[in-house]
Molecule: Bacterial RNase P class A
Organism: Pseudonocardia sp.
RNA sequence: CGAGCUGGCCGGGCGGCCGCGUCGACGAGCGAGAAGUCGCCGAGGAAAGUCCGGACUCCGCAGGGCAGGGUGGUUGCUAACGGCAACCCGGGGUGAUCCGCGGGACAGUGCCACAGAGAACAGACCGCCACGCACGGCUCGUGUUGUCUGCGAGUCGGGCGGGGUAAGGGUGAAACGGUGGUGUAAGAGACCACCAGCAUCCCGGGUGACCGGGAUGGCUCGGUAAACCCCACCCGGAGCAAGACCAAGAGGCGCCACCCCGGUGGCGCUGCGCAGGCGUUCGAGGGCGGCCCGUCCGAGCCUGCGGGUAGGUCGCUAGAGCCCGCCGGCGACGGCGGGCCCAGAUGGAUGGUCGCCGAACGGUGCCUCGCGAGGGGCCCGGGAACAGGAUCCGGCUUACAGGCCGGCUCGUCCG
Numbered sequence: 001c002g003a004g005c006u007g008g009c010c011g012g013g014c015g016g017c018c019g020c021g022u023c024g025a026c027g028a029g030c031g032a033g034a035a036g037u038c039g040c041c042g043a044g045g046a047a048a049g050u051c052c053g054g055a056c057u058c059c060g061c062a063g064g065g066c067a068g069g070g071u072g073g074u075u076g077c078u079a080a081c082g083g084c085a086a087c088c089c090g091g092g093g094u095g096a097u098c099c100g101c102g103g104g105a106c107a108g109u110g111c112c113a114c115a116g117a118g119a120a121c122a123g124a125c126c127g128c129c130a131c132g133c134a135c136g137g138c139u140c141g142u143g144u145u146g147u148c149u150g151c152g153a154g155u156c157g158g159g160c161g162g163g164g165u166a167a168g169g170g171u172g173a174a175a176c177g178g179u180g181g182u183g184u185a186a187g188a189g190a191c192c193a194c195c196a197g198c199a200u201c202c203c204g205g206g207u208g209a210c211c212g213g214g215a216u217g218g219c220u221c222g223g224u225a226a227a228c229c230c231c232a233c234c235c236g237g238a239g240c241a242a243g244a245c246c247a248a249g250a251g252g253c254g255c256c257a258c259c260c261c262g263g264u265g266g267c268g269c270u271g272c273g274c275a276g277g278c279g280u281u282c283g284a285g286g287g288c289g290g291c292c293c294g295u296c297c298g299a300g301c302c303u304g305c306g307g308g309u310a311g312g313u314c315g316c317u318a319g320a321g322c323c324c325g326c327c328g329g330c331g332a333c334g335g336c337g338g339g340c341c342c343a344g345a346u347g348g349a350u351g352g353u354c355g356c357c358g359a360a361c362g363g364u365g366c367c368u369c370g371c372g373a374g375g376g377g378c379c380c381g382g383g384a385a386c387a388g389g390a391u392c393c394g395g396c397u398u399a400c401a402g403g404c405c406g407g408c409u410c411g412u413c414c415g
Base pairs, nucleotide, nucleotide: 001411002410003409004408005407006406007405008404009403010402012357013356014355015354016353017352018351020042021041023039024038025037026036044386048397049396051395052394053393054392055391056239057238058237059236063293064292065291066290068235069234070233071232072231073087074086075085076084077083088102089100090099091098092097103230104229108228109227110224111223112222125169126168127165128164129163131161132160133159135157136156137155138154139153140152141151142150177195178194179193180192181191182190196220198217199216200215201214202213203212204211205210243314244313245312246311251270252269253268254267255266256265257264258263259262272306273305274304275303276302277301278300285297286296287295288294321340322339323338324337325336326335327334328333361381362380363379365378366377367376368375369374
């Protein structure tokens, strides 16, 4: 210099004016408070998808079995996780590094499309091989004076038949180890040598996944568990519309007051009315996520029709919190010290406008460096991606214009 790999961070800025939301202070006043004034704070790296995990709340702190769901290399981190870190194994790459839904297929069952003869205790389509049957060519013999025919023998060739053979061809993602030899009619772990792989055992290293080495064995026993299944571990349910409190309410009952003796008004209690069905230790119904067992509560429950209220307060934001420093750890992370307070809306606030600056990008403009591809500077235009809380946190995933910083690899050249 070129080509790449990878980690982290930022993600428009400043100011004026007018507005919005919570909170605090001041604010006629005895007080609460209203208008108003001032002050503090006021979306994100993903606030998103709501996919995991927790905190918190209620259900009786939730029993046993079965069923169900989830996770899946190892060791750690963490409140927890399907997250993260380091490492192991397998695969891609020269490498930095990337990818892996990474337990078990000698417990059992199922499946393996198309092609192919055959797809799992396999298979004979072509080829190869001997045998049998009938036949043809050639040669020799016999026989004949000689030739043909006939007979016999040898050899070659194709045909048919029932067999052998998994070496070779062909199909396929995959065809029952690979190479060489012995062997054979041809062949074959049938046998042998070496290699690969599997199982068992032993030695060494590592906390472990696993790694290195050795011995023995039958000679090789396919794949698929994001198929059932088996193994190990984990899992109670519902969710801030959780949940708690206040107020109101139709109707009913009681008391009081008034008068035109049946209504009106006020107060208190309860929390509506009508119809049907089931039930009150002969127990309906309900809770314990589904089923069964077991257990607890238990006088109301279910259905239909009609009517009423449908406002407010708390939960609610100080927290596994943020920033800085030191220490421990390879790291995820943990410990200690100091500092800080950082949205709590509910017709759902965080906006509008103006000025200045401005990244990307565009230019047929100018200057400059370089042989060149191209780079740098100036000028003009231009004007900022994805997107926004709703109980809160930790993750994952997805969206995202552009910019900044760091680490590393390979190639080439120079010293």